[in-house]
RNA sequence: GCCCGACAACGGCACGGCCGGCGAAAGCGGGUGUCGCAAAGCCACGGUCCUCGCCCCCUCCUUCCGACUCCGGAGAUCCCAGGACCGCCGAGCUGCUGGA
Numbered sequence: 001g002c003c004c005g006a007c008a009a010c011g012g013c014a015c016g017g018c019c020g021g022c023g024a025a026a027g028c029g030g031g032u033g034u035c036g037c038a039a040a041g042c043c044a045c046g047g048u049c050c051u052c053g054c055c056c057c058c059u060c061c062u063u064c065c066g067a068c069u070c071c072g073g074a075g076a077u078c079c080c081a082g083g084a085c086c087g088c089c090g091a092g093c094u095g096c097u098g099g100a
Base pairs, nucleotide, nucleotide: 003099004098012037013036017032018031019030021028022027035087041093042092045090046089047088050083051082053080058075059074060073061072
């Protein structure tokens, strides 16, 4: 230097839940707590998931004596745009200890 990660040592982080705060939401932050983690340190670059908005198409509803179309409302998918998440998977950067 490369590789590896132990029921080692020194230490570290903190899921879910609960109590406050922020946000429209996804979610974030503090406390408590400890499911787990050898990068559960950093980074939103690619993909997945999530949230919000919009166009086309589709479905449903309303309106109507009735039907269709338009308008209006709702829902779902896709595209696009904004956001969120690195404790989902990759990419990138950095790093403690040891060779049991």